[in-house]
Predicted 3D model of a 338-nucleotide part of an RNA (large-subunit ribosomal RNA, domain IV) from a Nitrospirota bacterium. The full RNA is in RNAcentral, with records from ENA. Its mean pLDDT, the model's own confidence on a scale to 100, is 86. Rfam family: Bacterial large subunit ribosomal RNA. Gene Ontology terms of the family: structural constituent of ribosome and ribosome. Lineage of the source: Bacteria > Pseudomonadati > Nitrospirota.
Context: one part of a larger RNA
RNA sequence: CCCUCGUUAAGGAACUCGGCAAAAUCACUCCGUAACUUCGGGAGAAGGAGUGCCCCGAAUUUAUUCGGGGCCGCAGUGAAAAGGCCUGGGCGACUGUUUACUAAAAACACAAGUCUCUGCUAAGAUUUAUAAUCAACGUAUAGAGACUGACGCGUGCUCGAUGCCAGAACGUUAAGGGGAUGGGUUAGUGUCCGAAAGGAUGCGAAGCUCAGAACCGAAGCGCUGGUGAAUGGCGGCUCUAACUAUGAGAGUCCUAAGGUAGCGAAGUUCCUUGUCGGAUAAUUACCGACGUGCAUGAAUCGCGUAACGACUUAGAUACUGUCUCAACGAGGGACUCG
Numbered sequence: 001c002c003c004u005c006g007u008u009a010a011g012g013a014a015c016u017c018g019g020c021a022a023a024a025u026c027a028c029u030c031c032g033u034a035a036c037u038u039c040g041g042g043a044g045a046a047g048g049a050g051u052g053c054c055c056c057g058a059a060u061u062u063a064u065u066c067g068g069g070g071c072c073g074c075a076g077u078g079a080a081a082a083g084g085c086c087u088g089g090g091c092g093a094c095u096g097u098u099u100a101c102u103a104a105a106a107a108c109a110c111a112a113g114u115c116u117c118u119g120c121u122a123a124g125a126u127u128u129a130u131a132a133u134c135a136a137c138g139u140a141u142a143g144a145g146a147c148u149g150a151c152g153c154g155u156g157c158u159c160g161a162u163g164c165c166a167g168a169a170c171g172u173u174a175a176g177g178g179g180a181u182g183g184g185u186u187a188g189u190g191u192c193c194g195a196a197a198g199g200a201u202g203c204g205a206a207g208c209u210c211a212g213a214a215c216c217g218a219a220g221c222g223c224u225g226g227u228g229a230a231u232g233g234c235g236g237c238u239c240u241a242a243c244u245a246u247g248a249g250a251g252u253c254c255u256a257a258g259g260u261a262g263c264g265a266a267g268u269u270c271c272u273u274g275u276c277g278g279a280u281a282a283u284u285a286c287c288g289a290c291g292u293g294c295a296u297g298a299a300u301c302g303c304g305u306a307a308c309g310a311c312u313u314a315g316a317u318a319c320u321g322u323c324u325c326a327a328c329g330a331g332g333g334a335c336u337c338g
Base pairs, nucleotide, nucleotide: 001333002332003331004330005329006328007327008326010324011323014322019319027051028050029049030048031047036041038150052071053070054069055068056067057066058065059064072076084317086315087314088313089312090311091309092308096108097107112148113147114146115145116144117143118142124134125133126132151304152303153302154301156234157233158232161231162230163227164226165225166224167223170222171221172220176216177215181211182210183209184208185207188203189202190201191200192199193198235253236252237251238250239249262296263293274290275289276288277287278286
């Protein structure tokens, strides 16, 4: 010096990102117990008192309980083991689950709500895409998929875009059907030159072959409607009331429609340590308001909410070597010597 412990004057969080760590609390009996609340809780709330041994008496379920008196110690659950508590805010209702080996959470799940699909050889899923199997020895109070996530109060406007559903008149449209027409090939044949052989140049059947128009032709798309607890979206400028300020109101442009109820410097607020109030001697944190919401907002749910939480944030009390500021002791290392 390091590790693990123990004790400490006075102070008591001044330490620190933060009371991290430590201390304190702790059992049993009795008294007593607030706001709030879903009436179950909250609650072991909080806050108090007692606990040994001896004698006597009483009761009784015979194992204890109660009453009275006395005795000792600093100390009687005499050692060990055994909640610290309170208050405000956020998030998630809750018990539960999770990154085996850096994350336990506000993430996942959940009961519950809504939407969509599925009439049974069901939809959906596995598969060699066939058989077969699961779904299910179930049958719409069932099964599957998606989103939200107890409970309470609510869940606004928009179908122009994207998606989905429905429709079938018209337009567009593939393979395929169809085969107008044209090209190639040539049996034959015309014309010209030539005495002939032959040469040149045209036309051209059938067959074979190449190209191929009109026309017919499904879904889809276009088209017509619907649909938001489908993916999503939810404005700008100018003026205006007899001080000023503000703007109920007016005008205008654009849009599918212009953000309703709520909440709001928020886990969302850049400017920002916003402004006001509270708490402090003093607070970029915290709480309550305000609203000028850079860039809140309603099942990508909005706002509340008792209970719950090894969550997160702020305050208070108790307590303490966390600190002022360090000291001493015990054990084990390191180190020195052997």